RNA sequence: UACUUAUCCAGAAAGACCGAGGGAUUGGGCCCUACGACGUCUUGGCAACCUGACCGCGAAGCAAGGUGCCAACUCCCAUUUCGCCCUCUUGGAGGAAACGAAAGAAGAUAAGUA
Numbered sequence: 001u002a003c004u005u006a007u008c009c010a011g012a013a014a015g016a017c018c019g020a021g022g023g024a025u026u027g028g029g030c031c032c033u034a035c036g037a038c039g040u041c042u043u044g045g046c047a048a049c050c051u052g053a054c055c056g057c058g059a060a061g062c063a064a065g066g067u068g069c070c071a072a073c074u075c076c077c078a079u080u081u082c083g084c085c086c087u088c089u090u091g092g093a094g095g096a097a098a099c100g101a102a103a104g105a106a107g108a109u110a111a112g113u114a
Stems, first nucleotide, its partner, number of pairs: 001114008013043005021032003026078004044070003049066002051063002074106001079103005085095004
């Protein structure tokens, strides 16, 4: 880097340094930010994918070694389908701004494979 599988409405912040943008990418919205964001370091914490222990085995529960994470649902939308709505017609067809639901795409993380 690519592929496969699983998960993504829960949870968890202080200090120091830095100094202007940041929230993955494109567009739009919305938000955070000189009362110092983002980032880095230290400490702390959350969680439980792998792991360990327990067990005859499994599940649950336990621990926390390897990762991960600690504003907002992955901050929200984008594509498709359905519902809702409208028109023609009663078999159905067509349209469609908003709203709701589901799926998908993209992304993130873990485990595995190459």
The RNA shown here (SAM riboswitch aptamer (S box leader)) has 114 nucleotides and comes from Hymenobacter jejuensis. Its mean pLDDT, the model's own confidence on a scale to 100, is 84. The RNAcentral record of the sequence draws on Rfam. It matches the Rfam family "SAM riboswitch aptamer (S box leader)". From the family's description: The SAM riboswitch is found upstream of a number of genes which code for proteins involved in methionine or cysteine biosynthesis in Gram-positive bacteria. Taxonomically the source falls in Hymenobacter (Bacteria, Pseudomonadati, Bacteroidota, Cytophagales).